[in-house]
């Protein structure tokens, strides 16, 4: 001083006048006065809850969707923290769609001789034939060719010439011991060693998860046709003077088992009618905000303030005026940063609808903090 990484904050202000929502108070048919009145994403609707309603509910299975290293965190996740491991980066740091490939199943184009029960195109070695070139047999897979990958690597030895066929050493495979809850590291050994990648192919494996959604759903009030047609099944039995009460079918969930509700029911098809209104849900929460104490942290506890829209075709606006972040321009000071005056321009992305929690995207500007490199000065 450049350059880079990473985390947080903010994202115009102030008067005046008119104009809206809403809430309390008080006068009262409707005023009048204080308050309050859109984000940090309100956005995608991609997760996860509250709450609500569903004659189904418990348990097991099946389907079917979901997540996938280890520990904690949370009402709860596919989140969020702090670790492992594998990649990327000189690091700071960023990424993971991080169980299994020896259960099967199934892809790997073209190139190439050969793509996994996979192989000899050049080539190198002997041997024969042969005047050389060159042909035939029989070893070879070290060295070249082809690819995204070709029956582990490097280096000895050893061979006619190679080959884990034999050694070291790394890879692998399984075991001991140490150190972590653990995921794993680290070390010792012991075996020439399975024949590759893809599971963000289908599958296997472990854990998880009922369905619908505020247009849920409750209440008033009107109204109309207690509509009409078809279809399939039970519709017994016993006690009681009766109301009824037991047994049994039968309906109700994707199956079976247990309980449970309803039965002249209960399911399905088709066709017609009526309601389109008005209140409630409707904003007091897993709620903010400070501070102490635990925790590496995510969080959690205790304490002490606060009350921050509730429309309802949907309210927070429009005018004037000053002030400004930041731009640009022109003098001026100073090595330079940067500083004074003047002019001029003047704020991104974008709007609540039942609430909360994450997550992903979108975003002019401005300010603070903390690592990293690489120069220079002291």
């Nucleotide at each position: 001083g450049c350059g880079g990484a990473u985390g947080g904050c903010u994202g115009g202000a102030u008067g005046a006048c008119c104009g809206c929502g809403u809430u309390u108070a008080c006068c009262u048919a409707g005023g009048u006065a204080a308050g309050c009145g859109a984000g940090g994403a309100a956005a995608g609707u991609c997760c996860g809850g509250a709450c609500u309603c569903c004659a189904c509910a418990a348990a097991a299975c099946a389907a079917c969707g979901g997540u996938g290293c280890c520990g904690g965190g949370u009402a709860a996740u596919g989140c969020c923290c702090g670790g492992c491991u594998g990649g990327g980066g000189u690091a700071a740091c960023c990424c993971a769609a991080g169980g299994g490939a020896a259960a099967g199943c199934g892809c790997c184009a073209c190139a190439g001789a050969a793509a996994a029960u996979a192989a000899a195109c050049c080539g190198c070695c002997u041997g024969c034939g042969u005047u050389u070139a060159c042909g035939c047999a029989g070893g070879u897979a070290a060295g070249g060719g082809u690819g995204a990958a070709a029956c582990g690597g490097u280096g000895g030895a050893g061979u006619a010439a190679g080959a884990g066929a034999c050694c070291a050493c790394c890879g692998c495979g399984g075991g001991g011991c140490u150190g972590g809850c653990a995921a794993c590291a680290g070390u010792c050994g012991c075996g020439g060693c399975a024949c590759g990648g893809c599971a963000a192919g289908c599958c296997c494996c472990a854990c998880c998860g009922g369905g619908a959604g505020c247009a849920a759903u409750g209440c008033c009030a009107a109204a109309u046709a207690g509509g009409a047609a078809c279809c399939u099944u039970a519709c017994g039995g016993g006690c009681g003077c009766a109301u009824g009460c037991c047994c049994a079918a039968g309906a109700c969930u994707g199956u079976u088992u247990u309980g449970g509700u309803c039965u002249g029911a209960a399911g399905g098809u088709u066709c017609g009618g009526g309601u389109u209104g008005g209140c409630a849900g409707c904003u007091a929460g897993a709620u903010c905000u400070g501070u102490u104490c635990a925790g590496u942290a995510a969080u959690g506890a205790a304490c002490a303030g606060g009350g921050c829209a509730g429309a309802g075709g949907a309210a927070u606006g429009g005018u004037c005026a000053u002030c400004u972040a930041g731009g640009g321009g022109c003098g001026g000071g100073g090595a330079a940063a940067c500083c004074c005056a003047c002019c001029u321009u003047g704020g991104a992305c974008a709007a609540a609808a039942u609430c909360c929690g994450g997550c992903u995207u979108a975003u002019a500007g401005g300010c603070c903090g903390u690592c990293c490199g690489c120069g220079c000065g002291u």
Model confidence (mean pLDDT): 76 of 100.
Predicted 3D model of a 378-nucleotide RNA (Bacterial RNase P class A) from Marinosulfonomonas sp.
A source record names the gene rnpB.